[in-house]
RNA sequence: GAGUUUGAUCCUGGCUCAGAACGAACGCUGGCGGCGUGCUUAAUACAUGCAAGUCGAACGAGGACGGAUUUAUCCGAGCCGAGUGGCGAACGGGUGAGUAACACGUGACUAAUCCACCCUUGGGAGGGGGACAACCUGGGGAAACCCGGGCUAAUACCGCGUACGGCGUCUCUGUCGCAUGGCUAUGACGUCAAAGAUGGCCUCUGGUUCACGCCAUCGCCCAAGGAGGAGGUCGCGGCGUAUCAGCUUGUUGGUGAGGUAACGGCUCACCAAGGCGACGACGCGUAGCGGGUCUGAGAGGACGAUCCGUCACAUUGGGACUGAGAUACGGCCCAGACUUCUACGGAAGGCAGCAGUAGGGAAUAUUGCGCAAUGGUCGAAAGACUGACGCAGCGACGCCGCGUGUGGGAGGAAGCCUCUCGGGGUGUAAACCACUGUCAGGUGGGAAGAAACCUAGCCGCUUGAACAGAGCGUGCAGCUGACGGUACCAUCAGAGGAAGCGCCGGCUAACUCCGUGCCAGCAGCCGCGGUAAGACGGAGGGCGCAAGCGUUGUUCGGAAUUACUGGGCGUAAAGCGCGGGCAGGUGGUCCAUUAAGUCUUCUGUGAAACUCCGGGGCUCAACCCCGGACAUGCAGGAGAUACUGGUGGACUAGAGACCGGUAGAGGCUAGUGGAAUUCCUGGUGUAGCGGUGGAAUGUGUAGAUAUCAGGAAGAACACCAGUGGCGAAGGCGGCUAGCUGGGCCGUGUCUGACACUCAUCCGCGAAAGCGUGGGGAGCAAACAGGAUUAGAUACCCUGGUAGUCCACGCCGUAAACGAUGGGCACUAGGUGCCGGGUCUCUUAGACGGAUUCGGUGCCGACGCUAACGCAUUAAGUGCCCCGCCUGGGGACUACGACCGCAAGGUUGAAACUCAAAGGAAUUGACGGGGGCCCGCACAAGCGGUGGAGCAUGUGGUUUAAUUCGAAGCAACGCGAAGAACCUUACCUGGGCUUGACAUCAUGUCGAAACCUUCUGGAAACAGAAGGCCUCCUUCGGGACGGCAUGACAGGUGCUGCACGGCUGUCGUCAGCUCGUGUCGUGAGAUGUUGGGUUAAGUCCCGCAACGAGCGCAACCCUUGCCCUAUGUUGCCAGCGGAUCAUGCCGGGGACUCAUGGGGGACUGCCGGUGAUAAACCGUGAGGAAGGUGGGGACGACGUCAAGUCAUCAUGGCCCUUACGCUCAGGGCUACACACGUGCUACAAUGGUCGACACAAAGGGCAGCAAUUCCGCGAGGAGGAGCGAAUCCAUAAAAGUCGAUCUAAGUUCGGAUUGCAGUCUGCAACUCGACUGCAUGAAGUCGGAAUCGCUAGUAAUCGUGAAUCAGCUACGUCACGGUGAAUACGUUCCCGGGCCUUGUACACACCGCCCGUCACGCCAUGGAAGCCGGGAGUGCCCGAAGUCCGUGACCCAACCCUCGGGAGGGAGCGGCCGAAGGCAAGUUUGGUAACUGGGGCGGAGUCGUAACAAGG
Repeated sequence: GAGUUUGAUCCUGGCUCAGAACGAACGCUGGCGGCGUGCUUAAUACAUGCAAGUCGAACGAGGACGGAUUUAUCCGAGCCGAGUGGCGAACGGGUGAGUAACACGUGACUAAUCCACCCUUGGGAGGGGGACAACCUGGGGAAACCCGGGCUAAUACCGCGUACGGCGUCUCUGUCGCAUGGCUAUGACGUCAAAGAUGGCCUCUGGUUCACGCCAUCGCCCAAGGAGGAGGUCGCGGCGUAUCAGCUUGUUGGUGAGGUAACGGCUCACCAAGGCGACGACGCGUAGCGGGUCUGAGAGGACGAUCCGUCACAUUGGGACUGAGAUACGGCCCAGACUUCUACGGAAGGCAGCAGUAGGGAAUAUUGCGCAAUGGUCGAAAGACUGACGCAGCGACGCCGCGUGUGGGAGGAAGCCUCUCGGGGUGUAAACCACUGUCAGGUGGGAAGAAACCUAGCCGCUUGAACAGAGCGUGCAGCUGACGGUACCAUCAGAGGAAGCGCCGGCUAACUCCGUGCCAGCAGCCGCGGUAAGACGGAGGGCGCAAGCGUUGUUCGGAAUUACUGGGCGUAAAGCGCGGGCAGGUGGUCCAUUAAGUCUUCUGUGAAACUCCGGGGCUCAACCCCGGACAUGCAGGAGAUACUGGUGGACUAGAGACCGGUAGAGGCUAGUGGAAUUCCUGGUGUAGCGGUGGAAUGUGUAGAUAUCAGGAAGAACACCAGUGGCGAAGGCGGCUAGCUGGGCCGUGUCUGACACUCAUCCGCGAAAGCGUGGGGAGCAAACAGGAUUAGAUACCCUGGUAGUCCACGCCGUAAACGAUGGGCACUAGGUGCCGGGUCUCUUAGACGGAUUCGGUGCCGACGCUAACGCAUUAAGUGCCCCGCCUGGGGACUACGACCGCAAGGUUGAAACUCAAAGGAAUUGACGGGGGCCCGCACAAGCGGUGGAGCAUGUGGUUUAAUUCGAAGCAACGCGAAGAACCUUACCUGGGCUUGACAUCAUGUCGAAACCUUCUGGAAACAGAAGGCCUCCUUCGGGACGGCAUGACAGGUGCUGCACGGCUGUCGUCAGCUCGUGUCGUGAGAUGUUGGGUUAAGUCCCGCAACGAGCGCAACCCUUGCCCUAUGUUGCCAGCGGAUCAUGCCGGGGACUCAUGGGGGACUGCCGGUGAUAAACCGUGAGGAAGGUGGGGACGACGUCAAGUCAUCAUGGCCCUUACGCUCAGGGCUACACACGUGCUACAAUGGUCGACACAAAGGGCAGCAAUUCCGCGAGGAGGAGCGAAUCCAUAAAAGUCGAUCUAAGUUCGGAUUGCAGUCUGCAACUCGACUGCAUGAAGUCGGAAUCGCUAGUAAUCGUGAAUCAGCUACGUCACGGUGAAUACGUUCCCGGGCCUUGUACACACCGCCCGUCACGCCAUGGAAGCCGGGAGUGCCCGAAGUCCGUGACCCAACCCUCGGGAGGGAGCGGCCGAAGGCAAGUUUGGUAACUGGGGCGGAGUCGUAACAAGG
């Protein structure tokens, strides 16, 4: 920086990712080289080899060898070499178990110390003695090895002499130091040394060579100093845990002694009673520490491999010896475990050295070469030894470098992928052409690392008596390479041998196809997958890195998510319920002093490596080398003095005291008052009372309730009473008295910083609860009863016990809240209230005004805040102190501890689980929230439905099939404006397969088509016979048709949740938005809200809004009035003619009407109301019409994944001799039932019969059909007229007049059934309509419930049309006739609009969500017990060993009078003492019958607690 809580937003907050790193591991893959690096686990056990020896110039034997000699023997020197002796073995190398410690780091100190080898200086080295190994010999033993006797050397061992000096005691000088004290100088006494070896020479001595002489070198002794190393002490620094709070007896100190190189309780005896600890002792857990490494901007955080320093350890535990140095990895002794050998008596061993083995483990290498280099030990040296080290081997384990070719090469091969079929991608990629030659391969050449040491070679210098010898020299020359024939160079051939891995939904660079179908699977987080998956699997393509790439693990970062740098606490997690107050932290003004903090400068140190910078060397880089910087630290010296601190002095502004006033439910105790309630007694009085939404339980005729009088008891104090008062909080309310705390105001005086805060601690602390004793009127958990309810362990009612009250004692918690710790200071105001003071006005007083101090509210600026909000009573700006927070759940839990009589409280985790949980605000939606308003929404009315019969649709059932769709409103007389066949999609059966239909290609045949007839058959179809035999032509052929083949056709098959189009619905409801501006961090708001008004977001006014768009309205059609034009098929007033009659005729345009064109209505006028506006009102005027005149068309943004793949179109999927096509028959018409929509009725406002009257709008040529005739009728015959303002259907009906029926299942009603017919049609059986006669069912106005309608409407009456051969039409659509009633009103039901409010809802209340129970899984607490680990205490036993004592036994050096002595040792005893044993506890794990809660889980059960007033 990003992703993730939401519909969206801001904030809080967690989770996750991108980065870097690694001693890594795993998966896939793998060409070369350089430099590094490699048991993180079992400090488990180890076979085998090697890792520490060396010196003959310290010493004596022995063995080869050579020479001499007759043997014996002697001589020689280069050799080997056990032993004595010296030095080394305490270094180097490994590991990190232990250790929380002066172990480490850093800085001091050692006047409290030591030191072999090395260097420097001074001095010395005289003279003697006695042994023991080796060797020889005897013996024991399996072995390891041991014992006795004898010989022998030394640079081994022991005396003596000497002492420049050292050490000890005494004496005494000077000087220095932080104390003890150090250094230095004088004298006396005592005490302490030594070793030789090699080479050479004859100058000295002895002397023939020669050495006991001399010279040289090395070695030895004493002392002092240096260098380097070691020991000890102290300051400071670096882990977790307080659910470890007290620890300690050698403990703390002293005196004395012992011990040590040295200080010291280091050890011991005695004395004292101390020492440590909240600045974290003690305990527990974890851990080697540092330089450094990784990360990070830094501060930090994590780590401590390789390299360097240091510590500790060496199978486990204990111990000393030797030595300069060890309490000793490759030494010793003892004990334990383990392993090996054994003759069973005893022995041997220690890879955490280098290799290597087994085991463990995810995992870590060769039983290699060499001392050539560097370094170490020994040696005079040559040299020896050296698994230190230098190299090589193995491992992509890491870092770095190189390569796997380079250039050209198509509008672009093939293959593969994709596609809209045109194309596109892979892709200049390949092929092909031309080149190059790194690496690997072949051949040849070939370094540097080597310089020393050394040398019988040469030169020079020094020493010396010397020409000897020895030493010296950047001198010359010579010798030495594991790696390795390696690096490197040259040359040969040839693109030849050399690319993978991960990813492609967002974060995050990279997209398509196929398969799969909540399956298989993916996943770091969010999340993908339920038939079109860019997220799974494969493929093509792409992206990233590259000899590697991914995954896993771990660390830091991002994380300001522990916040020192750098966070917070009103509501998100977070202020202790409140006060007092010790320690601690912080602290007013002035002066002086000090210099601890602070600042400046200097000195020492801060190892090297590492890091950074600048250079240099390997071809570059990694890597290596050189120089510099850095090293923020510690210690010391000098200086400064503003601030802080210390010390001293002073002050009064903070704080406190005194004095005078003052308000108050402040506290405690005692007393006292009235009202009310209940109970008791008595009176009056009679049938109920009481209680509720309504009731009942209860109470009352044994007299209640009501009422009056009297009495008793307990508790609480109406009115006053108030965001009034007091108190630290909890809290405090009748009145009076006593005692008592605090506050405020005023004037002065006094003290002189005495202050603020406060961990631990102490006290107070509502209600409930507990203990003891009282009290008990009312109220009232529990409990009982009555109701309510599906249930009701509740809400409501009747009762009622603890308790509530008092005294004393506990408890110690609350939404103990202002959800806001305390103190001080500063920062605009306005307006109330409470307490006090001053001034002013007033004659005085009251009231009032101004001002000031303290308190308590409201509003509000700056500022702050995520917002809400806070705002001198801060949540603003600062300082000081305390408390608290760090995702949600688990969990106000468990365990432990403390407190409590108990209940319980305080403190307070983890496993596990989730990707959120949350705060504020926004827009919606919703509410059994509120306000305003509308609608046939209710109400007021009229008529229906629901009951009957029938029609029709649906469900269900049935069926071979009863094709499919539609499903609350908004499916159900719906698609269907016409199912007998057809339709038809369904079923049964028969047939066809390029197909019933379209286009194309190839081949072939022919005229085909068409017409007629016949046979089989249910038909389709199959077969046969006959007729007709065409047109164009370039003469090939074409048009056309049949057959065959291939592309393809076809599908009412699926998906309306892939879609287009169309439609329904909210709803003809008045809404839905935008631009600019403004406000807000933002989502958003404003506009669109408000006041009026309207049918209307209609209009007006106001307003941080101003405008605009889609809707409303209007424009369109129709109807209502008038004018005008025209006048047939329409009309007929006047004129004429004709008729029984009729616009029938001539004519006419007046009227009706028709068709065009205009006018008219706009709240325009008047009055009133209203803000003067908009608008509303009026029996208003006028007018045919009056307030959108009536009706229609017209349907905003959107909602319902609403409906339709079966109108049509269409993506994808599916079928292809069938899910396609065709034919016949059947079915869609079934029928116990249920529902919707209708028709006809139940009758007299009626039925029947007769007579008479008045429409509109549509339709008609395969049609409507008149007059006439036949039939009771349906209808038939026949056909005038009419393609229609002309003719026809056509009779309109209700109505009017008259007659009849008389309340009845009827002269109502017509279902059902029988018979007989008519018509349509190939065909009326399943399954048509109609007619006549006969039959004459239910039904007497319809339960709960429910529908329509506000005027030419409802109701009622008929008419027409579409579809259509006919019809199931009683449906639908349209037309006119007759023609009402009612609306007080908006409380309620339903739907809707606006504003507001609450919300835990946003799939939006058909929402969300809680708990028990049941089931599965997981982790965890308790638990009778059982099994381990750790540390400690007491006692017992007591190895090795130091020390102490003893030492009658043993002993070479010295002394001796030779007897012995000095001295030493074995042995024995004692203290301490490891392992082991016993005992009681402690702590920490594992496990456990059973048991407790918790978490998660898919659609389980029961209820409905919470979210809206959540009922």
The prediction has a mean pLDDT of 84. Small-subunit ribosomal RNA from an uncultured Gemmatimonadaceae bacterium, 1511 nucleotides, folded computationally.